[in-house]
């Protein structure tokens, strides 16, 4: 520090996710040791038991016990006293500390800094002054009463440092008078005079007591600043705000009370609601920040819940009191007792958190003079890997690279120096010996921890490793199993038979006594942006203006010093953090010193900037003056054209409307036309990216009233300015209300069409509405999708309104409005002085998509609805710009038998053949739009053959290897059998040799490796092939452009069959394709001359190249030539090229062939072959016989033959080819047969012999018919091949003589030696073509042309497609699940308000009853003072009422979301087939349609 994820790819925006750190954690697996820490986050739930606050006899009286002494004694003992100890009581101090918890609290509670001139303070310290004289009680105790108990009562006795009275007063307090001095104010301080008032406790002593002043420490109160969320909480408040008098308090104060006034708080967020103890600090982060508030420390609050006071220096009191409530316990039912949020512990809750331990040895606390007692504070130990830190589980050597595991291409590789084995060491653990510091005063004694830490010894590698991960992010890979199953998953995503992603194993990576997971926080996230973001199109500028608060603000001078800056001081507790040093063996941990704690306050300063006061200025802003421009606004009036209607005339059969029609109108006279009239609405031309207005918006003419802008000049004011939350005003269309108006248009509606349907598009009608007046409403794609203002920053070119110069053209200047363009900006597109550039100020708004601009609440509205505006849930994307493709019922250009023009077919018939389907024991398998279907198959009777039935074999029909036997194998014969096969018999090897044997070969048997498979997967593959397509395309290098995907080149202008060529050009070149090179054909030339040929010369025949001979011609087959737009003309750009012409056998690639770019279709083939993996192994292998592949209601493809006269039949003439084939062959002539064919066989391994033409030509018949057409089907008789023609071959003859009379919709081929037509040959093959591949003969018609159909190429455009239109995608309905809203109601909570009741208690009043201390009195008694009781104010709990508020549940209901294969349609994306979208109204199963206005996205 980044990474993954939207796309075919790219850049951007933007969310989601990951890598890091942390935790009081929990869970899973695992677990050796030690040190230091930490340990109920949940139920402030309930608690058994024990302990946690006592102490003092040197304050006091008494009881018990022990001991001693004295006295008495009935010898039992008793009394007194002393000492020790103990018990309760009176009294003192302490129980307000220490310890726990975080419920409440949004507050002066906390933090920080101040204030108290408005305060208190026990114990402690310092100082000053005292410590005097008296008095009356009371517990304990004794007797007694009541009660179950708790406890209560009566009578009597007694003490004190308990209580009370008096004296005294340095100093103190109060009242009044007056002086000095100080303070920001109230006021304070210090003298002083007069009057009044208040103390004490003793004790022999130690030690105490009282008063005053001061200190220390503690506390109280007040103030500035800071301190969470919500405005879907906007108003709150009656002791409320202030004053006066009084009361109260330690003290100020509405703290309380009476009266008076009407204030106080709040948009700088009051009130209300939710949440929360606050801080030092802790975690994270570069920091700024964000999160947290366990342990440790400071403060606060609380002690079952609520209220209350008492005591006291201090409490409204955790282990005190009273009352109320709930709960628990005891009870004799009358009444009582209790409070673990102290330490342990229990139950419960929970994912989850420890021992009913030891000790006061240390530190600290209470009491005490002290010894000491108490101390669950504390110190320690126990439990827990909960955290941090340290250590160990061994170290060195060791290759036969052992065994074993895994894997393998079978060679090996790997675990792996790892182990074994050898040598060494002993940290930890275990054993034994020694053994602390902590203990200080101080001599003695005193250690819970603890025989612990630590040290030493002997001795053994012995006792000590797991967890997670291995597709990318992210370090680490193989095998097997599984087969969209089981499962994984943080995100992207894996799994559908070859899974590095699941599970297991081997191996590897990471961390390590831990490792992973989960949860939470920060980070990464600049993803709330102060540091440090944005708003044209990604989310985001308010519809527009006026203007309040607020924010910001021109030039100069001067004062102040709030902000600002610098200095000093105080504070910022300690701990924490950082640095340095030190102590535990190290570290964690701990100690010391320094720094830091970024803050706050105070003091004296500075004056540039901001602020503020004053003075001045004119450049901002405004006023007055002079001009011209304008659909700016409001009101009134006027005008003509058009439409419709009415009346009348002319006139006759149609009009109207559409893609085509129909509805509709018209013989009752329409449409058309003429004249007159009526009505309403809108204003042609001018008219213009022209004008005006803030926006919405504004268009005939005239008048009235009126707003604003601009220009000129520079008289006046003197910063008067900008922006603008709330607020107010304006605000298209639709819509609403009331009243008018209504010509045209026209939602709804009706009818007609279209259609599968058509609630639409089209047509005919038509109501609201559109218009006016007055109100309401307040929204639009209210858009420049661009807030307002000010300044600055190259130019060019239009246009509108002014000014200046100029004769004009024009130049210049100000203001507006457009286009192009540079810098710059931007993701790109683009913007570019009218900024989206560079600056400044202010406002508004955004923070992933959906849910949703929805729900609820509030405000507004007559309603429709508007404004404000969530959440649950769900997804990993949604989106912007640009790129390459593909596509379009987008555009342009061009080509092709693509259409058109023609010729002939198919589709109808019969048959052949292939396919589907059906059938079957089997009808083997494959091929499937074009590009499967006379295809694999160039030939299924057996074989083939893969299928079926039946019968056999099991190392096998075939290959290699081992062992044993045999010498053969082969061939032949007989028997059984359907055959395979089985049985029996005959026959029977080679080489070397030392004669023992060895080798080779063949065969049989045995065992195992293996063979074998036309079994599966063509979606694991190679190879081969089809197709687009013989279409003209497909790419690369370098350069250039672009952030990039990519572009350029390859586009453009011409041209071509062609990316063919030319020209131009940020491209220049190149490659694969095209063309050419190759074969063939068409013409000469040369060479050659048999098997071909025969002109001339001989021979010769009935005839004949038959023969001598020849190679001229033809022919054959080799070489070379020839054609290149080469020549001429015209056009074109002086080009490429096109057109025409000459010559030529051939002319513009002459004809044909071979040749098939990059790629597409997971195209075809595992059954040609090869091959990975899987499967079968007495069978899915192999052998045999028979059957099947040949079936047959049917459907389709490809063909053959026809339907006839351009024909059929017959006869005649040896009419004329090419290309092939032939030895298990072709076979002539001859003979036989009607014929197929047979007999026989010359010749020929072929330019030699053989196979061998038809249509055609000539003559005759047929006369348009189911025929002399057509030949299916069937019968009979034969022929051929073959082991065998039944299933199931071909051919011949005779007989039979079906359908069919030119073929619906539709569809195919062909552009010249082509179509059509005619025959011939070959491969396969024993036999079997109407098929296939070739060959020649005869030999046409037509092409105007590119509008349309199909396919293709190039350019361009749109796109929401990229599996690429067979794409994408919307809504209703149906089903399942999920969360949410409404909902008659119902249940509960919290807070407040009104009323009732009113405990305890403080206070007030009263107090006939009660009272020892003081006073009066001899006393009785009275007084003072106080109390019980009673009454009152306040008041907790409780009761009750109404209105809200927050939650839970809720029949039913509403929409929403999600869900491999449901239904209906086709709305959107292309002109998406009616351009889309926005607002509004209306209609419709649904998407949606239509009207009105708007936008271009």
């Nucleotide at each position: 520090a980044g990474a993954g994820u939207u796309u075919g790819a790219u850049c951007c925006u933007g969310g989601c996710u990951c890598a890091g750190g942390a935790u009081g954690a929990a869970c899973g697996c695992u677990g050796g040791c030690g040190g230091c820490g930490u340990g109920c986050c949940u139920a402030a739930c309930a608690c058994a038991u024990g302990c946690a606050a006592g102490u003092c006899g040197a304050g006091c009286g008494g009881g018990g016990c022990a001991u001693g002494a004295a006295c008495c004694u009935u010898c039992g003992g008793g009394u007194u006293u002393a000492u020790g100890u103990u018990c309760a009581g009176c009294g003192g101090c302490g129980g307000a500390c220490g310890g726990g918890u975080g419920a409440g609290u949004a507050a002066c509670g906390c933090g920080u800094g101040g204030a108290u001139a408005a305060c208190c303070u026990g114990u402690c310290c310092u100082g000053u002054u005292c410590u005097u004289c008296g008095g009356g009680a009371u517990a304990a105790c004794g007797c007694u009463u009541g009660g179950a108990a708790a406890c209560a009562g009566g009578c009597g006795c007694u003490a004190a440092c308990a209580c009370c009275g008096g004296a005294u007063a340095a100093g103190c307090c109060c009242a009044c008078g007056g002086a000095a001095u100080c303070g920001c104010a109230u006021g304070g301080u210090u003298g002083u005079g007069u009057g009044g008032g208040a103390a004490a406790a003793g004790g022999a002593g130690a030690c105490g007591g009282a008063a005053c002043a001061g200190g220390a420490g503690g506390g109280a109160u007040c103030c500035g600043c800071g301190u969470c969320u919500g405005a879907u909480u906007a108003g709150u408040u009656a002791g409320u705000u202030g004053g006066u008098g009084g009361g109260g308090u330690a003290a100020c104060g509405g703290c309380c009370u009476a009266c008076c006034a009407a204030g106080a708080c709040a948009g700088c967020g009051a009130u209300c609601a939710g949440u929360a103890g606050c801080c030092g600090a802790c975690c994270u982060g570069a920091g700024a920040g964000g999160g947290u508030g366990a342990u440790c420390g400071g403060c606060c609050a609380c002690a079952u819940u609520g209220g209350g006071a008492c005591u006291g220096a201090g409490a409204c009191a955790c282990g005190g009191c009273c009352c109320a409530a709930a709960c628990u316990c005891c009870u004799a039912c009358g009444g009582g007792a209790g409070g673990c949020a102290g330490c342990a512990g229990u139950g419960g809750g929970g994912a989850a958190u420890a021992u009913u331990g030891c000790a006061c040895a240390a530190u600290g606390g209470a009491c005490g003079a002290a010894a000491g007692u108490c101390u669950g504070a504390u110190g320690c130990a126990g439990c827990a890997a909960c955290g941090c830190c340290g250590c160990g589980u061994g170290a060195g050597g060791g290759a036969a690279g052992a065994a074993g595991g895994u894997u393998u291409u079978c060679g090996g590789a790997u675990c792996g120096u790892a182990a074994a084995c050898c040598u060494c060491u002993a940290u930890c653990g275990a054993u034994a010996g020694g053994g602390a510091c902590g203990a200080a005063a101080u001599a003695a004694a005193u250690g819970a921890c603890g025989g612990u830490a630590c040290c030493u010894a002997a001795g053994u590698a012995a006792g000590a490793a797991g967890c997670c991960c291995c597709g990318g992010c992210u370090a680490a890979c193989u095998a097997c199993g599984u087969g969209c199953c089981a499962g994984c998953a943080g995100c992207c995503g894996c799994g559908g038979u070859a899974a590095a992603a699941c599970g297991u194993a081997g191996g590897g990576g990471g961390c390590a006594a831990g490792c992973g997971u989960u949860a939470u926080c920060c980070g990464g996230a600049a993803u709330u942006a102060c540091u440090g973001g944005g708003u044209g199109u990604a989310a985001a500028g308010g519809g527009u203006g006026a203007g309040u608060a607020g924010g910001c603000g021109g030039u100069a001078a001067u004062g102040c010093a709030a902000g600002u800056c610098a200095u000093a001081u105080g504070u910022g507790a300690a701990a924490u953090c950082c640095c340095u040093c030190g102590g535990c063996u190290u570290a964690a941990c701990c100690g010391a010193g320094g720094g830091a704690c970024u803050g706050c306050a105070u003091a004296a300063g500075a004056a540039a900037c901001u602020g503020u006061g004053u003075u001045a200025c004119u450049a901002g802003a405004g006023u007055a003056c002079a001009g011209g421009a304008g659909a700016g606004g409001u009101a009134a009036g006027c005008g003509g054209a058009a439409u419709u209607c009415c009346u009348a005339g002319u006139g006759u059969a149609g009009c109207g409307g559409u893609g085509a029609a129909a509805u509709g109108c018209g013989u009752a006279g329409a449409u058309a036309u003429u004249a007159g009239g009526a009505a309403g609405a809108a204003c042609a031309c001018c008219a213009g990216u022209g004008g005006c207005g803030a926006a919405g918006g504004c268009g005939g003419c005239u008048u009235a009233c009126u707003g604003g802008a601009c220009u000129g000049a520079a008289a006046c004011u003197g910063a008067c300015g900008c922006u603008g939350a709330g607020u107010c005003a304006c605000g298209a269309a639709a819509g609403c209300g009331u009243g008018g108006g209504g010509a045209g248009c026209g939602a709804a509606c009706a009818g007609g069409a279209u259609u599968a349907g058509a609630u639409a598009c089209c047509c005919u009608g038509g109501u609201a509405g559109u218009c006016c007046a007055c109100g309401c409403g307040g929204u639009a794609a209210a858009c420049g999708a661009u807030g307002a203002u000010a300044g600055c920053u190259a130019g060019g070119u239009g246009u509108c309104g002014g000014g200046u110069c100029g004769a004009g053209a024009g130049a210049u200047u100000c203001g507006g409005u457009g286009c192009c363009g540079g810098c710059g900006u931007a993701a790109a597109c683009a913007c570019a002085a009218u900024a989206a550039g560079c600056u400044a100020u202010c406002c508004a708004c955004c923070u992933g998509g959906g849910g949703a601009g929805u729900a609820c609440g509030g405000c507004c509205g007559c309603a429709a609805g508007g404004c404000u505006g969530a959440a649950a849930c769900u997804c990993a994307a949604a989106g912007g710009a640009a790129u390459u493709g593909a596509c379009g019922g987008g555009g342009g250009c061009c080509c092709g038998c693509a259409c058109a023009a023609g010729c002939g077919g198919u589709g109808g018939a019969g048959c052949a053949u292939g396919u589907g389907g059906u059938u079957u024991a089997a009808u083997u398998c494959g091929a499937a739009g074009c590009a499967a279907c006379g295809c694999g198959a160039a030939g299924a009777a057996c074989c083939u053959u893969a299928c079926c039935a039946a019968g056999g074999c099991u190392u096998g029909a075939c290959a290699u290897g081992g062992a044993a036997g045999c010498g053969a194998c082969c061939a032949c014969u007989u028997c059984a059998g359907a055959g395979a096969u089985g049985a029996a018999g005959u026959c029977u090897c080679c080489c070397c040799u030392u004669c023992g044997g060895g080798g080779g070969c063949g065969u049989u048997u045995c065992a195992c490796a293996c063979a074998g498979g036309u079994g599966g997967u063509g979606c694991a593959u190679g190879g081969u092939u089809g197709u687009c397509g013989u279409c003209a395309g497909c790419u690369c290098g370098u350069g250039u452009c672009g952030u990039g995907a990519g572009a350029u080149g390859u586009u453009g202008g011409g041209u071509u069959a062609a990316g063919u060529c030319c020209c131009g050009c940020a491209a220049c070149g190149a490659g694969c394709g095209c063309a050419a090179c190759c074969c063939u054909u068409a013409c000469g030339u040369c060479c050659a001359g048999u098997u071909g040929c025969c002109a001339g010369c001989g021979a010769g025949u009935a005839a004949a190249g038959u023969u001598g001979g020849g190679c001229a011609c033809a022919c054959u087959g080799g070489a070379g030539g020839g054609a290149c737009u080469g020549c001429c003309g015209u056009g074109g750009a002086g080009a490429a090229c096109a057109c025409g012409g000459a010559g030529g056998a051939a002319g513009g690639u002459g004809g044909g062939g071979a040749u098939g770019a990059u790629g597409u279709c997971a195209a075809a083939u595992c059954a040609u072959c090869a091959u990975g993996c899987c499967c079968c192994u007495u069978a899915u292998g192999u052998c045999u016989u028979g059957g099947g592949c040949u079936a047959c209601a049917c459907a389709c493809g490809u063909g053959c033959u026809a339907c006839a006269a351009u024909g059929g039949g017959g006869a005649c003439a040896a009419a004329c080819a090419a290309a092939g084939u032939g030895a298990a062959g072709c076979a002539a002539g001859g003979c036989a047969g009607u014929g197929a064919u047979g007999c026989g066989g010359a010749g020929c391994g072929a330019a030699a012999c053989a196979c061998g033409a038809a249509a055609g030509g000539u003559c005759c018949c047929c006369c348009c018919a189911g025929u002399u057409c057509g030949g299916a089907u069937u019968g009979a008789a034969g022929g051929c091949u073959g082991c065998a023609a039944c299933c199931c071959g071909c051919c011949u003859u005779c007989a039979u003589g079906a359908a069919g009379u030119u073929g619906g919709a539709a569809u195919c081929g062909c552009u010249a030696g082509u179509a059509a037509u005619c025959g011939c040959g070959a491969a396969u093959c024993a036999g079997c073509a109407u098929g296939u591949c070739g060959c020649g003969g005869u030999g046409a018609a037509u092409a105007c042309g590119u509008u349309c159909c199909c396919g293709g190429g190039c350019c361009u455009u749109g796109u929401a497609c990229a599996c690429a239109c067979c794409g994408c995608c919307c809504g209703u309905c149906a089903c399942a699940c999920c969360a949410c809203g409404g909902g008659a109601g119902u249940u509960g909570g919290a807070a407040g308000c009104g009323c009732c009741c009113g405990a305890a208690g403080c206070c007030u009043g009263u107090g006939a009853c009660c009272u020892a201390u003081c006073c009066c009195g001899c006393a009785a008694g009275g007084g003072a003072a106080g109390g019980a009781g009673c009454a009152g104010u306040c008041u907790a709990a409780g009761g009750u009422g109404a209105a809200g508020u927050c939650a839970g549940c809720g029949a039913c209901u509403g929409g929403g979301g999600u869900g491999a294969a449901g239904u209906c349609g086709u709305a959107a994306c292309a002109a998406g087939g009616u351009a889309g979208c926005c607002g509004u109204a209306u209609c419709g199963g649904a998407a949606g349609g239509u009207g009105c206005g708007g936008c271009u996205g």
Small-subunit ribosomal RNA from a termite gut metagenome, 1497 nucleotides, folded computationally. It matches the Rfam family "Bacterial small subunit ribosomal RNA".